[in-house]
RNA sequence: GCGUGGGUCCUGUGCGGCGGAAGCCUCCGAACCCCGCCAGGUCUGGGAAGAAGCAACGGUAAGGUGUGUUUUCCGGGUGUUACAGGGAGCCUGCUCCCC
Numbered sequence: 001g002c003g004u005g006g007g008u009c010c011u012g013u014g015c016g017g018c019g020g021a022a023g024c025c026u027c028c029g030a031a032c033c034c035c036g037c038c039a040g041g042u043c044u045g046g047g048a049a050g051a052a053g054c055a056a057c058g059g060u061a062a063g064g065u066g067u068g069u070u071u072u073c074c075g076g077g078u079g080u081u082a083c084a085g086g087g088a089g090c091c092u093g094c095u096c097c098c099c
Stems, first nucleotide, its partner, number of pairs: 001096001003094006009086006015079002018075005024068001025066001027064002034059003042051003
């Protein structure tokens, strides 16, 4: 120096891991403007009964708490990750040639 590989670098596609969000589960959670059931009391009725309905109780919504693992989504100077492609420069292995 020629050739041929690899690393760094760039691009793309995946895998795991980390972080975040959502879903699922538990619990809390509306005096009234949610639901159900409505003691007492109120109203209608001559009466039998009926009506509305506060508190309490139960359930639930918005929202929040806790535990997780499963599912989904998002993110990166994530990882001595995998594959493919690229070729300016740098580093490096090997064969051969020249000085």
A computed fold for a 99-nucleotide RNA from a Thermoflexales bacterium, annotated as Bacterial small signal recognition particle RNA.
The prediction has a mean pLDDT of 77.
Rfam family: Bacterial small signal recognition particle RNA. The family's RNA type in Rfam is non-coding RNA gene.
Lineage of the source: Bacteria > Bacillati > Chloroflexota > Thermoflexia > Thermoflexales.